This is a predicted structure of a 482-nucleotide part of an RNA (large-subunit ribosomal RNA, domain I) from Candidatus Vidania fulgoroideorum. RNAcentral holds the full RNA, with entries from ENA.
Context: one part of a larger RNA
């Protein structure tokens, strides 16, 4: 020094485990905000260092519900403190109460969470009083504006794409909408969205590639105003009362012996109950031990919806029939530029619109893919519309040939947390003692800790900061080789 063996340590693989995610169903909510939001700073407990909760009425007050302990979590102790005069604990809510300061931040200023000192912030409408707006929020929607890498195996039309990131508006959805549509000798009959038509028709440096529509099945249905008269009718909103859902809860069946064991829900025996054999816990695997489940029940206050009364507010109002009117001009259209239609100017119809021009008007006009005749359909330049459809920040149930802690969110743990960077902004790592703390009392070595030996708890301590506890590495022991 190398090999084998044994043996300890050092590591944290595996296996079990889930508190956390992850994808979805179904239901509900789609806002919140000058009554001051969203995000935050600072505070507040009997002790209080983070977190969660609240706001100087400050881990909280009131009103309902509710029962015996309780003072959120790490996280115990002292300590306080109910206990029927009713804590803990659950529900409710700016039309119960408090709600410091900054933030749209709004008296004026400012280097946010300060100064200042007492008040018409600004902007729309109003004679004024006095009303409205801002701001912030995950996707869906509509509109502006509008890329490039990239494909064409280079590249310029073209394609990535009207995609991405910017902007403005909005709703719970949004937009779209009742035919100056289709279609074809037959006929449908507003919008959306779905199968299918069909990768067809076509479009294209006819390349690369883009790509419909009608018929035909379904889902959903719904049609109206505008102008004047005549006629009936009484509408809409607001209170109140009653029914019904929602939304704290109440109650909820039926098991015991034996064996073994540190524990029985295991095995044996014998019963029960079921509108309850969903689930989770309990010292192992529970229908009959807990909590729950089935089927049932509940509201002072509160939303919502429905019907009724009566009241009050609204008023040339509303609703509904009649027979009339009227029934859209610088519009359609045309010429040049552009654009959007699956359709790259093409024979290029349809639509939109920058520039010039510029009809008819129901005995009228559009359209039917130049255009022209016939036909045939439909009435443009005015306006309103539920449904079916899109999405999920968020709330509640439930599933899962989804993960199982180098995975599953970046996060099962103090996570957007240490940390890093002037900043914008990158960003970790970290999970198991045990049923139960019963977490080692007391002794001994040690100048004292540590630390290690007894001792003692416990089924088990090789379960002692900890389940299992591999391998790489280390030692130490004995053979074996040089």
């Nucleotide at each position: 020094u190398g090999c084998u063996u044994a043996u300890a340590g050092u590591g944290g693989a595996u296996g079990c485990c889930u508190u956390g995610g992850c994808a979805a169903u179904c239901a509900g909510a789609g806002g919140c905000u000058a009554a001051g939001a969203a995000g935050g700073a600072c505070g507040u407990a009997g002790u209080u260092g983070u977190u969660u909760a609240c706001g100087a009425a400050a881990a909280u007050u009131a009103c309902g519900g509710g029962u015996a302990g309780a003072g959120a979590a790490c996280a115990a102790g002292c300590c306080u403190u109910a206990u029927u005069u009713g804590a803990a604990c659950c529900g409710u809510a700016a039309c119960a109460a408090u709600c410091u300061c900054c933030g749209a931040a709004u008296g004026g200023g400012g280097u946010a969470a300060c100064c200042u000192a007492a008040a018409u912030a600004u902007u729309a409408c109003g004679a004024a009083a006095g009303u409205a707006a801002a701001g912030c929020g995950a996707a869906c929607g509509c509109a502006g504006a509008g890329a490039a890498c990239u494909g064409a195996a280079a590249c310029a039309u073209c394609u990535u794409a009207g995609u991405a990131a910017c902007u403005g508006c909005a709703g719970g959805a949004a937009a779209a909408g009742a035919a100056a549509u289709c279609a074809a000798a037959a006929g449908a009959g507003a919008u959306u969205c779905c199968c299918a038509u069909a990768g067809u028709a076509g479009c294209g440096g006819c390349g690369a590639g883009c790509g419909a529509a009608a018929a035909g099945g379904g889902a959903u249905u719904a049609g109206u105003c505008a102008c004047a008269a005549u006629u009936a009718u009484u509408g809409u909103c607001u209170u109140u009362a009653u029914a019904u859902a929602a939304a704290a809860u109440c109650a909820g069946a039926a098991a015991c012996c034996u064996u073994a064991u540190g524990a029985a829900u295991a095995a044996g025996g014998u019963a029960c109950c079921a509108a309850a054999g969903a689930a989770g816990g309990u010292a192992a695997a529970a229908g009959u031990c807990c909590u729950g489940u089935a089927a049932g029940u509940u509201a002072a206050a509160u939303u919502a919806u429905a019907u009724a009364u009566a009241a009050g507010a609204u008023g040339u109002a509303a609703u509904a029939a009649u027979a009339g009117a009227a029934g859209a001009a610088g519009u359609a259209a045309a010429a040049c530029g552009a654009a959007a239609c699956a359709c790259g100017u093409g024979a290029a119809a349809u639509u939109u619109u920058g520039u010039u021009u510029g009809a008819a008007u129901a005995a009228a006009g559009g359209a039917a893919g130049a255009c022209c005749a016939c036909u045939u359909u439909c009435u443009a330049a005015g306006a309103c519309u539920a449904a079916a459809u899109a999405c999920u920040a968020c709330u509640g149930a439930u599933u899962g040939a989804c993960c199982u802690a180098u995975a599953g969110u970046g996060a099962a743990c103090u996570a957007g947390u240490a940390c890093c960077g002037u900043g914008a902004g990158g960003g970790a790592a970290a999970g198991g003692u045990g049923a139960a703390a019963a977490g080692a009392a007391c002794c001994u070595u040690u100048a004292a800790u540590a630390a290690a030996g007894g001792a003692g708890u416990g089924a088990a301590a090789u379960a002692g900061a900890c389940c299992u506890g591999a391998a790489a590495c280390u030692g130490u022991a004995a053979g074996c080789a040089c």